The RNA shown here (c-di-GMP-I-GGC riboswitch aptamer) has 93 nucleotides and comes from Thioalkalivibrio paradoxus ARh 1. Its Rfam family is "c-di-GMP-I-GGC riboswitch aptamer". Its Rfam clan is "c-di-GMP_I riboswitch clan". Rfam links the family to the GO term cyclic-di-GMP binding.

RNA sequence: CGAGACAAAGGUAAACCCGUCGCAAGGCGGGGACACAAAGCCGCCGGUCCCCGGAUUCAAGAACGACAAUGGGGGACAGCGGGGCUGCCGCUG
Numbered sequence: 001c002g003a004g005a006c007a008a009a010g011g012u013a014a015a016c017c018c019g020u021c022g023c024a025a026g027g028c029g030g031g032g033a034c035a036c037a038a039a040g041c042c043g044c045c046g047g048u049c050c051c052c053g054g055a056u057u058c059a060a061g062a063a064c065g066a067c068a069a070u071g072g073g074g075g076a077c078a079g080c081g082g083g084g085c086u087g088c089c090g091c092u093g
Base pairs, nucleotide, nucleotide: 001093004089011036012035016031017030018029019028020027021026034079040085041084042083044082045081046080047077048076049075050074051073052072056063057062
């Protein structure tokens, strides 16, 4: 530096429940464990989700669409993928 044990010491904590903040996605605290070798941190890229607003997007021709699309603005998710930074262990390279 790379990789990840029929290892060790540990760590985190899904769904769900209670409380709380938020219009919401979702966040925080407690309980609880489905899982995780970076499930540590960062919204940079893609993606998904929420809210606002209300008729557009595209070259043609078409398409979508008021049970709210496309575009625009704001936000969420790091346990969706990529990327950046940091990190325990020693069977192994």
The sequence is in RNAcentral, with records from Rfam.